[in-house]
A computed fold for a 73-nucleotide RNA from a Nitrososphaerota archaeon, annotated as transfer RNA.
RNA sequence: AGCCCCAUCGUCUAGUGGCCAAGGAUACAGGCCUUUGGAGCCUGGGACCUGAGUUCGAAUCUCAGUGGGGCUA
Numbered sequence: 001a002g003c004c005c006c007a008u009c010g011u012c013u014a015g016u017g018g019c020c021a022a023g024g025a026u027a028c029a030g031g032c033c034u035u036u037g038g039a040g041c042c043u044g045g046g047a048c049c050u051g052a053g054u055u056c057g058a059a060u061c062u063c064a065g066u067g068g069g070g071c072u073a
Base pairs, nucleotide, nucleotide: 001072002071003070004069005068006067007066010026011025012024013023018056028044029043030042031041032040049065050064051063052062053061
C1' cells in the first nucleotide's frame, strides 16, 4: 500500500427493514430475607462507533471516515 472481517449497556451477547418498549446474562445500586456476611427473590439505572444517503420506516441496506483484527506484498 491493496484486500477481507468486525464495531450494540462496565463486560459478554441476541437482533438480518416495521411485529419490539433495543431483549438476555453478568457486574453495579436499592429493598426483602438473614444474628452478620454470602446465597436466593424483587426493583432500578445503563448501549446501537461517527457522518451522509436509500426508504413511508434503518441497530439492520449503501457510501465515506474512525478504531480493532487477519491475509498478501
Model confidence (mean pLDDT): 80 of 100. Rfam family: tRNA. Rfam describes the family as follows. Transfer RNA (tRNA) molecules are approximately 80 nucleotides in length. The family's RNA type in Rfam is transfer RNA. Taxonomically the source falls in Nitrososphaerota (Archaea, Thermoproteati).